A computed fold for an 83-nucleotide RNA from a Candidatus Kaiserbacteria bacterium, annotated as transfer RNA.
[in-house]
RNA sequence: GGGCAGGUGGCGAAAUUGGUAGACGCGCGUGGCUUAGGACCACGUCCCGCAAGGGAUUGAGAGUUCGAGUCUCUCCCUGCCCA
Repeated sequence: GGGCAGGUGGCGAAAUUGGUAGACGCGCGUGGCUUAGGACCACGUCCCGCAAGGGAUUGAGAGUUCGAGUCUCUCCCUGCCCA
């Protein structure tokens, strides 16, 4: 330099044919249980708000579309292959 695959909460990992983003698990927080801990159970775990509700968000930016994590383009990063 060329080709292929991938990038989604703190971590892993889903999202069907483009149609509610983050299911599920781990971790973490509070409480229960325990002499104490582990295990187990309940609730919570992006931001603002008492609430109602509002906002942000899939590596970055742009495009197509009523609608994009998904399709197209440029760039960044990671891995593999070829030279």

Lineage of the source: Bacteria > Bacteria candidate phyla > Candidatus Kaiseribacteriota. The prediction has a mean pLDDT of 80. Its Rfam family is "tRNA". Rfam's curators write: Transfer RNA (tRNA) molecules are approximately 80 nucleotides in length. Their secondary structure includes four short double-helical elements and three loops (D, anti-codon, and T loops). Further hydrogen bonds mediate the characteristic L-shaped molecular structure. tRNAs have two regions of fundamental functional importance: the anti-codon, which is responsible for specific mRNA codon recognition, and the 3' end, to which the tRNAs corresponding amino acid is attached (by aminoacyl-tRNA synthetases). tRNAs cope with the degeneracy of the genetic code in two manners: having more than one tRNA (with a specific anti-codon) for a particular amino acid; and 'wobble' base-pairing, i.e. permitting non-standard base-pairing at the 3rd anti-codon position. By type it is a transfer RNA.